[in-house]
Formats: sequence, C1' cells, structure tokens
RNA sequence: GAGUAUAGUUUAAUGGUAGAACAUCAGCUUCCCAAGCUGACGAUGCGGGUUCGAUUCACGCUACUC
Repeated sequence: GAGUAUAGUUUAAUGGUAGAACAUCAGCUUCCCAAGCUGACGAUGCGGGUUCGAUUCACGCUACUC
C1' cells in the first nucleotide's frame, strides 16, 4: 500500500430491514442405532458520518491475509 470481516462452520443477498446448507435441540419414523421427514434456535467485527432508511455508501479503529 491492497484486500477481507454476515449464525458454531461454509456461504448468498441487495440502499427498503438478512436467505440457505451443514451442525445443535425437539418431535415423527425404527426393537435400537444410522439414514430420512417436520419444526425450532441462532448472525451483518467495533465507532462515528451520509440517508426517510446502511449488511450495502464514505471515514476511523481492531483482527487476519498478501
């Protein structure tokens, strides 16, 4: 100097309030386990700014990578 930061993990999204998969929990099924089905839980690194509205735009800080 450049880039990245979203759920426990991986990863979408767009200036109009965040989806999914896996995992976890509960239920169904099974003699039991596994597999399968249904549901629930849970997230935009931090602080200002712009905006009616910011995960998105801009600045600073922190962490990581080059």
Source information: Transfer RNA from uncultured Amylolactobacillus sp., 66 nucleotides, folded computationally. Its Rfam family is "tRNA". Its family is annotated with triplet codon-amino acid adaptor activity in the Gene Ontology. Taxonomically the source falls in Amylolactobacillus (Bacteria, Bacilli, Lactobacillales, Lactobacillaceae). The RNAcentral record of the sequence draws on MGnify.